[in-house]
RNA sequence: GCCGAGUUAGCUCAGUUGGUAGAGCGUGGGACUUUUAAUCCCAAGGCCAGGGGUUCAAGCCCCCUAUUCGGCG
Numbered sequence: 001g002c003c004g005a006g007u008u009a010g011c012u013c014a015g016u017u018g019g020u021a022g023a024g025c026g027u028g029g030g031a032c033u034u035u036u037a038a039u040c041c042c043a044a045g046g047c048c049a050g051g052g053g054u055u056c057a058a059g060c061c062c063c064c065u066a067u068u069c070g071g072c073g
Stems, first nucleotide, its partner, number of pairs: 001072007010025004019056001027043005049065005
C1' cells in the first nucleotide's frame, strides 16, 4: 500500500427484508437468612466509534474519517 471482518449498557455479546434498543454477568435497592454466601423480586445504566447522505422513518442502506483484529505484498 491492497483486501476482509469488527466498533451497540461498566464487561461479553444479540438485534430477523429499515418501523418504540435487548440478554447474561456486574452495580444499586428489597425479600429470605442469626450473619455472609446462594436464591428470588425490582431498578438504574445507551444520543448504537465520529461526521455527512438517502428515507415519512436508519443500530441496520450509501460515502468519508478514526480505531481494533486478520490476510496479502
Notes:
Transfer RNA from Acrobeloides nanus, 73 nucleotides, folded computationally. Lineage of the source: Eukaryota > Opisthokonta > Eumetazoa > Tylenchina > Acrobeloides. Its Rfam family is "tRNA". It is annotated as a transfer RNA. The coordinates come from a structure-prediction model, not an experiment, and the mean pLDDT is 81.